[in-house]
RNA sequence: CGAGUCGGUCAGGCGAUCGCUCUGUUGCCACCUCGCGUGUCGGCAGGGAGGAAAGUCCGGGCUCCAUAGGGCAGAGUGCCAGGUAACUCCUGGGGGGCGUGAGCCUACGGAAAGUGCAGCAGAAAGGAUACCGCCCGCUCACUUCGGUGUACGGGUAAGGGUGAAAAGGUGCGGUAAGAGCGCACCGCGCGGCUGGUAACAGGCGUGGCGAUGGUAAACCCCACUCGGAGCAAGACCAAAUAGGAAUCCGUAUGCCGUGGCCCACGGUGGAUUCGGGUAGGUCGCUACAGGCAGGCGGCGACGCCUGUCGCAGAUGAAUGAUCGUCCACGACAGAACCCGGCUUAUCGACCGACUCGUUUU
RNA sequence: CCGCCCGUAGCUCAGCUGGAUAGAGCAAUCCCCUCCUAAGGGAUAGGUCGCAGGUUCGACUCCUGCCGGGCGGG
Numbered sequence: 001c002g003a004g005u006c007g008g009u010c011a012g013g014c015g016a017u018c019g020c021u022c023u024g025u026u027g028c029c030a031c032c033u034c035g036c037g038u039g040u041c042g043g044c045a046g047g048g049a050g051g052a053a054a055g056u057c058c059g060g061g062c063u064c065c066a067u068a069g070g071g072c073a074g075a076g077u078g079c080c081a082g083g084u085a086a087c088u089c090c091u092g093g094g095g096g097g098c099g100u101g102a103g104c105c106u107a108c109g110g111a112a113a114g115u116g117c118a119g120c121a122g123a124a125a126g127g128a129u130a131c132c133g134c135c136c137g138c139u140c141a142c143u144u145c146g147g148u149g150u151a152c153g154g155g156u157a158a159g160g161g162u163g164a165a166a167a168g169g170u171g172c173g174g175u176a177a178g179a180g181c182g183c184a185c186c187g188c189g190c191g192g193c194u195g196g197u198a199a200c201a202g203g204c205g206u207g208g209c210g211a212u213g214g215u216a217a218a219c220c221c222c223a224c225u226c227g228g229a230g231c232a233a234g235a236c237c238a239a240a241u242a243g244g245a246a247u248c249c250g251u252a253u254g255c256c257g258u259g260g261c262c263c264a265c266g267g268u269g270g271a272u273u274c275g276g277g278u279a280g281g282u283c284g285c286u287a288c289a290g291g292c293a294g295g296c297g298g299c300g301a302c303g304c305c306u307g308u309c310g311c312a313g314a315u316g317a318a319u320g321a322u323c324g325u326c327c328a329c330g331a332c333a334g335a336a337c338c339c340g341g342c343u344u345a346u347c348g349a350c351c352g353a354c355u356c357g358u359u360u361u
Numbered sequence: 362c363c364g365c366c367c368g369u370a371g372c373u374c375a376g377c378u379g380g381a382u383a384g385a386g387c388a389a390u391c392c393c394c395u396c397c398u399a400a401g402g403g404a405u406a407g408g409u410c411g412c413a414g415g416u417u418c419g420a421c422u423c424c425u426g427c428c429g430g431g432c433g434g435g
Stems, first nucleotide, its partner, number of pairs: 001357010012326007020048008029039003032035001050332001054343002057341005062230004074226005079093005094108001095106004109221002114219002116215002131160002133156005140149003168186006187209001188207004193202003234283004244274006254268005290309008327330001362434007371387004380418001389405005411427005
């Protein structure tokens, strides 16, 4: 210099003007229960979206149901150890795969309990099989007498061919030809040993291996986990109207309504209190598994200690608009109870660690 | 906020207990029939099975993650 891997940070900046919302404080006015009360309109000060606020895919807090315990069904998870409030998340390790490498990916329990499935091709597809080929015997034919061909009966899984897959692989020996038939190495099973918390690794002995092919993101088996609903959860205050309960009064020449009053007309108990509860309001609501800095423990996820900061809280729902200026010309996208993860979208800029190639010293 | 379903030819739908050419009706193109048209008969073309990845020998079908659409409850 070029190519690349991993981790992290930021998410246009500055100024002016006009708005929106919340909190605190304060001014005027209004209201009442007369109180650091409530409300309207103002002044001042301060706060005001994200790394994903998204998808709602997991896990938890919180609230109610019954104190959430047992069983069945159902769902989920699935190498080992740890972290955590918890997880299907994260960290470290093991096995396997990819890459020259830094690194990356990995649903990775059980097919020697059972059931199922494997089209087409192929001789044969699951304790299988002889199509071609090879070898042996025999029949017949031909013969240059060495053999060749043909039918039949056997042997053979080494070779060909089919298939995703053909019952350990490679080599040497062996044999009529062959074959774990024998041997060496590799693979596999079993039993000790060593290291490791473990997954597992290494090595030793042993078994010739027709013991145990594949598929469980097919049913299933094993182990572990999961009660249901969700802030429109739920709690409190509480109009009007209708209905309910209790007490008191009245029982019709009464009472109530329309109306200024009378007449007239209409209605049929009235008043008070209580409780449930609708509209509406208040709480839940944001200070908590919180952010930042430092120290300590740990390989790490993370934990502990100290200091410091206060950082949206709406309910028709705020965070915007215009102008100026600078540059790298600005992406994806907008909270609605909260938090930890995962996944997905994303213009670019910067920082740190590392790998490979080339050149120079 | 919560739950469920669907996506296959231009349109409406089958196929989805995995098996190789993914079908049907209507529509389209061409031919026959008719004086012409419709109807009828025959033939043909048309599909990234919403997208991506995985499991499997093999995926429209099974699993996972996205995208789009619809329905229901409080």
Molecule: RNase P RNA; transfer RNA
Organism: Sediminihaliea albiluteola